This is a predicted structure of a 75-nucleotide RNA (transfer RNA) from a subsurface metagenome. It matches the Rfam family "tRNA". Gene Ontology term of the family: triplet codon-amino acid adaptor activity. The same sequence occurs in records of 2 taxa.
RNA sequence: CGCGGGGUAGAGCAGAGGCAGCUCGCCGGCUUCAUACGCCGGAGGUCGAGGGUUCGAAUCCCUCCCCCGCUGCCA
Numbered sequence: 001c002g003c004g005g006g007g008u009a010g011a012g013c014a015g016a017g018g019c020a021g022c023u024c025g026c027c028g029g030c031u032u033c034a035u036a037c038g039c040c041g042g043a044g045g046u047c048g049a050g051g052g053u054u055c056g057a058a059u060c061c062c063u064c065c066c067c068c069g070c071u072g073c074c075a
Stems, first nucleotide, its partner, number of pairs: 001072001002070006010024004018055001026042005048064005
């Protein structure tokens, strides 16, 4: 240099054109003498960056950045 996979909430991951979700964690409440468990509610995301297509993009296209893997090529 080439090929493949990946980047989405604090963590781990879904979502492949139509209001961004799940689990854990965090905060508040209920429950308890109290704690834990359990139950209810809430906060937290400009979906790696820029551009394009589209009425509409996390999703499709192009370029770039970062992480992981692979065999191959050159010197």